[in-house]
């Protein structure tokens, strides 16, 4: 420097272009002598940035930013 992949809640992850699931973790409640484990509830994402197309974009396109992988 080319090339290719990924980037989504604190932490892991789904999501044909049509209202962002789900585990975990915290929070509250039950339960328990406590405490763990269980059970029930709620909340927490403007989807790396910045633009583009489109009635409609996490998804398509275009530049940047980071991580990885390949080559030199």
């Nucleotide at each position: 420097u080319g090339g290719g992949a990924c980037g989504u809640g604190g932490c892991c992850a789904a999501a044909u272009g049509g209202u962002a699931a789900g585990g975990c973790g915290g929070c509250g409640g039950c339960c328990u002598u406590u405490g763990g484990a269980g059970c029930c509830g709620a909340a927490g994402a403007u989807u790396g940035u910045a633009g583009g197309u489109u009635c409609g974009a996490g998804u398509c396109c275009u530049a940047c930013c980071g991580u990885c992988c390949c080559a030199g």

About this RNA
Predicted 3D model of a 72-nucleotide RNA (transfer RNA) from a Patescibacteria group bacterium. The sequence was found in a public genome assembly. Its mean pLDDT, the model's own confidence on a scale to 100, is 81. Lineage of the source: Bacteria > Bacteria candidate phyla. Its Rfam family is "tRNA".